[in-house]
RNA sequence: GCGGGUAUGGUUCAGUGGUAGAAUGCAGCCUUCCCAAGGCUGAGAUACGGGUUCGAUUCCCGUUACCCGCU
Numbered sequence: 001g002c003g004g005g006u007a008u009g010g011u012u013c014a015g016u017g018g019u020a021g022a023a024u025g026c027a028g029c030c031u032u033c034c035c036a037a038g039g040c041u042g043a044g045a046u047a048c049g050g051g052u053u054c055g056a057u058u059c060c061c062g063u064u065a066c067c068c069g070c071u
Stems, first nucleotide, its partner, number of pairs: 001070007010024004018054001026042005047063005
């Protein structure tokens, strides 16, 4: 330099053109003499910039970071 892939709560991962989910973590409450475990509730996220579309996390282009391969 070229090609390919990944980017989603604090972390690990799903997901689909039409209100974004789980586990774990965090906070509160219940339970318990206390702790642990358990139950309920809550806050918290689509890497960035454009484009297409009535509507984009999803499709297209570019940028950034990381990974793999070739040279």
Transfer RNA from a Candidatus Anderseniibacteriota bacterium, 71 nucleotides, folded computationally.
RNAcentral records the identical sequence in 5 taxa.
The organism belongs to Candidatus Anderseniibacteriota, within Bacteria.
Its Rfam family is "tRNA". Rfam's curators write: Transfer RNA (tRNA) molecules are approximately 80 nucleotides in length. Rfam classes the family as a transfer RNA. Gene Ontology term of the family: triplet codon-amino acid adaptor activity.